[in-house]
RNA sequence: GGGGGCGUGGUGAAAGGGUAUCAUGGGAAUCUCCAAAAUUUCCGUUCCAGGUUCGAAUCCUGGCACCCCCG
Numbered sequence: 001g002g003g004g005g006c007g008u009g010g011u012g013a014a015a016g017g018g019u020a021u022c023a024u025g026g027g028a029a030u031c032u033c034c035a036a037a038a039u040u041u042c043c044g045u046u047c048c049a050g051g052u053u054c055g056a057a058u059c060c061u062g063g064c065a066c067c068c069c070c071g
Base pairs, nucleotide, nucleotide: 001070002069003068004067005066007064010024011023012022013021018054025043026042027041028040029039030038047063048062049061050060051059
């Protein structure tokens, strides 16, 4: 220098253009003599900037970060 992959809560992952979801985590409640476990409930996320579209995590362009391959 060229090519490919990946980027989503604190963490690990889903979502094939239409309410961003699950697990874990954190707060509260119930239960208990107290706790743990269990149950209920709440909180928290799309790497950045543009574009396409009625609508973008998803498609397109450019950047950034990480990983791999070629030279």